[in-house]
Molecule: transfer RNA
Organism: archaeon
RNA sequence: AGCCCUGUAGUCUAGUGGUCAAGGAUCCGACCCUCUGGAGGUUGGGACCGCGGUUCGAAUCCGCGCGGGGCUA
Numbered sequence: 001a002g003c004c005c006u007g008u009a010g011u012c013u014a015g016u017g018g019u020c021a022a023g024g025a026u027c028c029g030a031c032c033c034u035c036u037g038g039a040g041g042u043u044g045g046g047a048c049c050g051c052g053g054u055u056c057g058a059a060u061c062c063g064c065g066c067g068g069g070g071c072u073a
Stems, first nucleotide, its partner, number of pairs: 001072007010026004018056001027045006049065005
């Protein structure tokens, strides 16, 4: 330098054009339970990498940029 893959809460992940309100696990806060802790339960908090385009409608498709991984030279 070229090409390929990839980007969703602090972490892991579902979601493949439409309605629920972006779901689950973990994490964090409060409370319940317990002699204490753990486990368990209830409740709350937290995310679509950025910009633009396509479309009636974009986390989802396209382009560029940025970040990560890989291959070639």